Molecule: transfer RNA
Organism: Bacilli bacterium
């Protein structure tokens, strides 16, 4: 350069005939305990990489572009 894959909560990753986004761990409140830890219960946390189109409606589909990972090619 060219192909093709990732890019969603702090981290790890799931989500499709397009219909309003979760799970585990982490964090926080409670309970329990002399206490701490474990366990149980709950609460908070997200402009789905960025910016356009299509669409009533877009994490999903189309274009463009950032970054990342693999892989093919070129290097006088």
């Nucleotide at each position: 350069g060219c192909u093709g894959g990732g890019a969603u909560a702090g981290c790890u990753c799931a989500g499709u005939u397009g219909g309003u986004a979760g799970a585990g761990c982490a964090a926080c409140u409670g309970a329990c305990u002399c206490g701490u830890a474990a366990u149980c219960a709950g609460u908070a946390g997200g402009u789905c990489g960025u910016a356009g189109g299509u669409u009533c409606a877009a994490u999903u589909c189309c274009c463009a572009u950032u970054c990342u990972c693999a892989g093919c090619a070129c290097c006088a």